Order: sequence, then C1' cells, then structure tokens
RNA sequence: CGGGGUGUGGCCCAGUCCGGUCCAGGGCAACAGUCUGGGGGACUGUAGAUCGAGGGUUCAAAUCCCUCCACCCCGA
Repeated sequence: CGGGGUGUGGCCCAGUCCGGUCCAGGGCAACAGUCUGGGGGACUGUAGAUCGAGGGUUCAAAUCCCUCCACCCCGA
C1' cells in the first nucleotide's frame, strides 16, 4: 500500500442476508425479594446498550450507501 473480517449493556453473543410495528432480545455477572438455621442452590423481579464515530438515502436505519477510527487475518 491492496484485499477481507470484526465492532451491539460490566462480560459473551443474537438480530443485518430481504430496512418496518412496541420498551434492540438471550445467557452470565450486578442489585432487590422469597424459600433455606446459615452457606450453597433454586425461583421471582429490577436496572443497564439509541448498536465504533460522522454524514447521506428513506415516511422509517443496528440493518442500505459514503468517509473515517480501533482490532484481527491474508498478500505485497
């Protein structure tokens, strides 16, 4: 320098292909409560992400387009 991939709660992922409904969903962790003599464990509930940044298209964007950033892989 060229090509490809990834980026979504504290952590790990789904959703993108083919734009659509309302509070972007799940697991773990956290917090609260119940059961238990306690611990462990089980169950119930709560809070937490406007989706890497900016811009564009559209009635509507995590999803499509453009530029940039970070990391990873391949090639030179």
A computed fold for a 76-nucleotide RNA from a Chloroflexota bacterium, annotated as transfer RNA. Its Rfam family is "tRNA". RNAcentral holds the sequence, with entries from ENA.